Predicted 3D model of a 76-nucleotide RNA (c-di-GMP-I riboswitch aptamer) from a Campylobacterota bacterium. The prediction has a mean pLDDT of 81. The model forms 94% of the base pairs in the Rfam consensus. Rfam family: c-di-GMP-I riboswitch aptamer. Rfam links the family to the GO term cyclic-di-GMP binding.

RNA sequence: UAUUGAAAAAGCCAAACUUACUGCGAAGUGGGUACGGAAAGUCUAAGGGUCUCACGUAGAUAGCCAGACUACCAAU
Numbered sequence: 001u002a003u004u005g006a007a008a009a010a011g012c013c014a015a016a017c018u019u020a021c022u023g024c025g026a027a028g029u030g031g032g033u034a035c036g037g038a039a040a041g042u043c044u045a046a047g048g049g050u051c052u053c054a055c056g057u058a059g060a061u062a063g064c065c066a067g068a069c070u071a072c073c074a075a076u
Stems, first nucleotide, its partner, number of pairs: 002076004012037002017032006035063001041069004047065002049061004
């Protein structure tokens, strides 16, 4: 530097549930916790999908799939 993610895990994230706050809602943020994740890191919601509503030039979801960029560990 390239490929790969079978085994391992130093470090990282945190589903469901619960609690406080925000929101009409989908949901979001902080605490507890740990189902899982090898990009569950960042961005794209005007790539497709799903969901909500006060139905509009509205909104939510990136831990549904996909795309762009970058990174750790290990093996070869």